[in-house]
RNA sequence: GCGCUUGUAGCUCAGGGGAUAGAGCGACCGCCUUCUAAGCGGUAGGUCGUAGGUUCAAAUCCUACCAGGCGCA
Numbered sequence: 001g002c003g004c005u006u007g008u009a010g011c012u013c014a015g016g017g018g019a020u021a022g023a024g025c026g027a028c029c030g031c032c033u034u035c036u037a038a039g040c041g042g043u044a045g046g047u048c049g050u051a052g053g054u055u056c057a058a059a060u061c062c063u064a065c066c067a068g069g070c071g072c073a
Stems, first nucleotide, its partner, number of pairs: 001072007010025004018056001027043005049065005
């Protein structure tokens, strides 16, 4: 340099055109317990890598770029 692939919550990931963008773990609050842990209930946390384009509508499709990984040279 070229090709492929990944990028979504603090972490690990789901969601592949239309539901208020979700789950587990973690954080916080509460219940329970003599206390802690475990268990149960709840709350907060997201410009969906960036910028354009397509579309009535984009996390999702297209293009370029950025970052990680793999391969070829």
The RNA shown here (transfer RNA) has 73 nucleotides and comes from candidate division WWE3 bacterium CG_4_9_14_0_2_um_filter_35_11. Its Rfam family is "tRNA". The family's RNA type in Rfam is transfer RNA.